[in-house]
RNA sequence: GAUGAACGCUGGCGGCGUGCCUAAUACAUGCAAGUCGAACGCAGUACUUCGGUACUGAGUGGCGAACGGGUGAGUAACACGUAGGUAACCUGCCCAUACGACUGGGAUAACUGCUGGAAACGGUAGCUAAGACCGGAUAGGUAAUAGGAAGGCAUCUUUCUAUUAUUAAAGGUGAGAAACACGUAUGGAUGGACCUGCGGCGCAUUAGCUAGUUGGUGGGGUAACGGCCUACCAAGGCGAUGAUGCGUAGCCGACCUGAGAGGGUGACCGGCCACACUGGGACUGAGACACGGCCCAGACUCCUACGGGAGGCAGCAGUAGGGAAUUUUCGGCAAUGGGGGAAACCCUGACCGAGCAACGCCGCGUGAGUGAAGAAGGCCUUCGGGUUGUAAAGCUCUGUUGUAAAGGAAGAACGGUACGGAUAGGAUCCGUAAGUGACGGUACUUUACCAGAAAGCCACGGCUAACUACGUGCCAGCAGCCGCGGUAAUACGUAGGUGGCAAGCGUUAUCCGGAAUUAUUGGGCGUAAAGGGUGCGCAGGCGGCCGUAUAAGUCUGAGGUAAAAGCGUGGGGCUCAACCCCAUAAAGCCUUGGAAACUGUGCGGCUAGAGUGCAGGAGAGGGUAGUGGAAUUUCAUGUGUAGCGGUAAAAUGCGUAGAUAUAUGGAGGAACACCAGUGGCGAAGGCGGCUACCUGGCCUGUAACUGACGCUCAGGCACGAAAGCGUGGGGAGCAAAUAGGAUUAGAUACCCUAGUAGUCCACGCCGUAAACGAUGAGUACUAAGUGUUGGAGAAAUUCAGUGCUGCAGUUAACGCAAUAAGUACUCCGCCUGGGGAGUAUGCACGCAAGUGUGAAACUCAAAGGAAUUGACGGGGACCCGCACAAGCGGUGGAGUAUGUGGUUUAAUUCGACGCAACGCGAAGAACCUUACCAAGCCUUGACAUACCUUGCAAGGCCCUAGAGAUAGGGAGAUAGAUAUGGAGGAUACAGGUGGUGCAUGGUUGUCGUCAGCUCGUGUCGUGAGAUGUUGGGUUAAGUCCCGCAACGAGCGCAACCCCUGUCUUCAGUUACCAUCAUUCAGUUGGGGACUCUGGAGAGACUGCCGGUGACAAACCGGAGGAAGGUGGGGAUGACGUCAAAUCAUCAUGCCCCUUAUGGCUUGGGCUACACACGUACUACAAUGGCAAGUACAGAGGGAAGCGAAGUGGUGACAUGGAGCAAAUCUCAAAAAGCUUGUCUCAGUUCGGAUUGUAGUCUGCAACUCGACUACAUGAAGUUGGAAUCGCUAGUAAUCGCGGAUCAGCAUGCCGCGGUGAAUACGUUCUCGGGUCUUGUACACACCGCCCGUCAAACCAUGAGAGUUGGUAAUACCCGAAGCCGGUGGCCUAACCGUAAGGAGGGAGCCGUCUAAGGUAGGACCGAUGAUUGGGGUUA
Repeated sequence: GAUGAACGCUGGCGGCGUGCCUAAUACAUGCAAGUCGAACGCAGUACUUCGGUACUGAGUGGCGAACGGGUGAGUAACACGUAGGUAACCUGCCCAUACGACUGGGAUAACUGCUGGAAACGGUAGCUAAGACCGGAUAGGUAAUAGGAAGGCAUCUUUCUAUUAUUAAAGGUGAGAAACACGUAUGGAUGGACCUGCGGCGCAUUAGCUAGUUGGUGGGGUAACGGCCUACCAAGGCGAUGAUGCGUAGCCGACCUGAGAGGGUGACCGGCCACACUGGGACUGAGACACGGCCCAGACUCCUACGGGAGGCAGCAGUAGGGAAUUUUCGGCAAUGGGGGAAACCCUGACCGAGCAACGCCGCGUGAGUGAAGAAGGCCUUCGGGUUGUAAAGCUCUGUUGUAAAGGAAGAACGGUACGGAUAGGAUCCGUAAGUGACGGUACUUUACCAGAAAGCCACGGCUAACUACGUGCCAGCAGCCGCGGUAAUACGUAGGUGGCAAGCGUUAUCCGGAAUUAUUGGGCGUAAAGGGUGCGCAGGCGGCCGUAUAAGUCUGAGGUAAAAGCGUGGGGCUCAACCCCAUAAAGCCUUGGAAACUGUGCGGCUAGAGUGCAGGAGAGGGUAGUGGAAUUUCAUGUGUAGCGGUAAAAUGCGUAGAUAUAUGGAGGAACACCAGUGGCGAAGGCGGCUACCUGGCCUGUAACUGACGCUCAGGCACGAAAGCGUGGGGAGCAAAUAGGAUUAGAUACCCUAGUAGUCCACGCCGUAAACGAUGAGUACUAAGUGUUGGAGAAAUUCAGUGCUGCAGUUAACGCAAUAAGUACUCCGCCUGGGGAGUAUGCACGCAAGUGUGAAACUCAAAGGAAUUGACGGGGACCCGCACAAGCGGUGGAGUAUGUGGUUUAAUUCGACGCAACGCGAAGAACCUUACCAAGCCUUGACAUACCUUGCAAGGCCCUAGAGAUAGGGAGAUAGAUAUGGAGGAUACAGGUGGUGCAUGGUUGUCGUCAGCUCGUGUCGUGAGAUGUUGGGUUAAGUCCCGCAACGAGCGCAACCCCUGUCUUCAGUUACCAUCAUUCAGUUGGGGACUCUGGAGAGACUGCCGGUGACAAACCGGAGGAAGGUGGGGAUGACGUCAAAUCAUCAUGCCCCUUAUGGCUUGGGCUACACACGUACUACAAUGGCAAGUACAGAGGGAAGCGAAGUGGUGACAUGGAGCAAAUCUCAAAAAGCUUGUCUCAGUUCGGAUUGUAGUCUGCAACUCGACUACAUGAAGUUGGAAUCGCUAGUAAUCGCGGAUCAGCAUGCCGCGGUGAAUACGUUCUCGGGUCUUGUACACACCGCCCGUCAAACCAUGAGAGUUGGUAAUACCCGAAGCCGGUGGCCUAACCGUAAGGAGGGAGCCGUCUAAGGUAGGACCGAUGAUUGGGGUUA
């Protein structure tokens, strides 16, 4: 785009079309074929002037009923289409021409009588007519024979003459003329019949078919040819260019689609065919083997008196049924056409019309203009507004359609009648008059009336035009494909809005297109599906150069045909259009004239293809026979002794009965080291010691010979690795199976020890391989360079192979590139999404194994190729890091502290979960905190804003009740000010540590302080992308240098910042004190040198020297220097990853609660405790504990604070209150250390848990549940399993000090200084990271992907003992009706015969053929089947 459509929702009008696609299922009822009295007799009715006239009925007779109408079952066929043929034919009615219609006869239906039957329908006797029937004559015709002439296409045809045979007729009407009817012949027209070429379906898993079959002769039959039929004879005929069989199907003009070529279809309209309940048959006739005729058989239905009868809608309506689905039991013969008739006329479900149906096409309408307050309402909203939207309302106008009324066609021309004209005419033609319409009072016209009566459907994620809200929450649902939906859905449902089409719109089904996705036009086969394993070769296809002939192909002119309709083009008619009318234009096929280049064919020639000869050459080419040495094994013997063998390590095994080892000799089988080579040969498989014989192919040179002999090749034939099979040999080594030993969770494996088929030979099978260059064969052409093998040449070179690199070109890319995957030609094979499946089935081959050929159902939306970027690898290379190693000290064991899990609980609030949760949020839970639990209270609320009222301050103090919140009462004070504030009320609202960190902002962790991450322009690539950023060096570093199709740039690195280390300078109090005084004391004068403080500067840059390196970057060493190669430390964290953490810091969308999930209060809980884990502290002791004495820091804090001296207490502490808002006072004692003493290896003078008693302090309050002190008590623990952590220098280890939080509470955290080590060979390994490279079936990226069994459900399918149905044949039996043939007897009007009888005819009987039916065994195709096999799908 289309449809004979259907379904859903909706529906105003008209015109023109269309309407059982399914059950060729069954049919009630009515109608669809009759007509003629001018062929005939009879009966009846009406009228009558009684003469007759008109009409009706059945019958005889004529014509028609073979047309028209329906359907598509059958049919793969001369059925159809197209073009021809008939010298092989017929043709009623019609037309033309010619001639004719003479003379006789006998019956019969109707009717009447009798009679059978229920009916249908008959029987018998008698009467009667014809254009019914019959005899004779004549003409012409036909046939045969004989003869003549002409022609052709083989048989033959035409014509003339003669003879013989045979064969015609009908009349009625009318006054007549006439017209009609009849017969014969010839011709025409029309319609048919037969024959032929060509054309149009599928399956080869249908390969052979055929007996009247193929042909001939004789006969029969037909309108006619013919095996059409028959008898005999011959053995043919068809088929890979697809016979036969099976399946499917009416064919065509045309219709739909498409640019076309094609593909699909065969409704309506038209042509042909076939059929008429199923099957068979003939009759009549011009025509039928007959839709509304006959006979028979069968199924079905109906009537019946049970004896017997009747029927055939695939005609028009209609009914039932089937189905998704298809109309009225209408009107009329007015028109067109048909039948009959002389005609009037009759008949006509053909036809013309109307009805029903949006079924299709076309046209029209549902209003037009104006109209902003941008109304109301709806929807959305950032609450401002936006949108619906000039849309509505309102105002103005129109009246198509509609309603009503009035008028009102065309289609009508005929015929007949009457009149007139032409004419010889009443035939025929012309004119006039009256008359003839189903549709239909319809189309159309006019008038009136009112915007009044007339819009829906689908879609809105992308493809694809059109977006928001709410509801829902992987539910409900959507979906053509991709895919939506798991709480913010433009995808579901609804609403608003929008888009598209519009009396329709969507969906479904089907066809074509897009689809170059079957590729003729117009595809492919190295890796995506696809080259046969290889060769030979018949058919087939294709084929070198020159000449000549021909004209089959080819090209061209003309003619015929190509029905009409349709399509195209140009006109015309309905108001337009659809629709209709007119004109014009076409592939194909046939006939015929011409051309001769090309193809074909015939003939003649050529040598460039191909082959032969001659001269040489290389080779694991093949076959047979012989022969050689090394090695393994084995046997014999000698020597010799305890092991051998085997492995990662072992064991099985062999060995004291003497192995292994070694020496000598023998046996046997198999394979041929070195040479040896991207070397050679062969068609491929493949071929390897040497020698001989037989044998195939190839190459080079030469140019003597043949003269296209060529290329390819379906089917066919041959060869064809390994394994395997059969028979017979052989058997050393190796070695499936098997056995044992190991390994392992297991180990039917990998490893080891043994070991049989087999491997070898002969003969015969098998016929497959990743049979690979994943690349069929042949020919020609198209840059170079460089190896190698074999020839030729003096050489340059050249020929034939075999490799690599590479240009053009090509390819999706990879790649290929004269050995093409380039450019062309020829031939063959093969492919058409993945799975199912190379499976099933059938067939062929095979001894078997199996091989060849080779589907479908079902299922998925992919499967696949090449390349790219990542990620990953028990891949590779390089490099780094306390990563390992080297060291030091820990954890894991004990006790305690603390956090977590678990458990418990009314509650044990919540969060954090590998590294990167677990002394984490929490820098400090007794109440508070507090979010949890119990109980008691409040409801505009504890808190914010707004409104109204009130008018007292609120608050504070005292008393009472209560656990308290709270409630009640009381006293006192009232200054200032009308506004904060309080109270009461109502409503908007407050409030939420309720949910979602997977809706978010912000903040943070982590990879990782790892060296990376990107961009612009250019270039390369079809593209994703690449390049830069890779490479060579170097660095801590993508740091720098060099090179380079790249050149630059950005974020990171580094530097800039802070602290610290050295120096200079300035300044000098509260800090400092060398010199001078002074003191108990830098205490005080004083000093500005030093320390220190805090401002400003200097200094370090591979700057200098030497070496290495590439003349680079840089590295190594050195000098100087406080410091040397980043001096040390900190801050600083690229692009990004982890849906990482946090809604409980805060903020925030959405959801939820609102006398509660909010608020207040008391008490409790977060502190529980069989257990498990993390992080710490203290220890286990002598490098130690205890006691005494004694020395040296840094950095901090301090006013509701730090708190001195002094005093009391064993002590915690109390008292005290000097000083200090602090370089001034204070916390404050530093501790390890040092000097002495003691303890002496023990559960201790180690260790300090636990517990008891008594206290101190803070605080409303230490019971749950604080810290500290004293005395007493004195657990575990004697250095810690597997495993695991930190640290590279002022570091680890060790020692103490301070601070934040804080009323109190520190083994935690954050800082500070004191003392102060050991070790690093190195990068194999572990972990993490970086760069390059490689493989990948991974890309939520290896915590990936993914295979098979088993279990379960469902689906389709194969096999299956069978069961059941269908189809077409075969053999035999039976055999209706009927044609044909035969026929004793029987019957018989026309003719002959005087008569007997005859001719002829009929029934009957018999025979051939034969439908249906029966029997039998097979073939093919379905359905079904216990069970069974595999397959597919499923979180």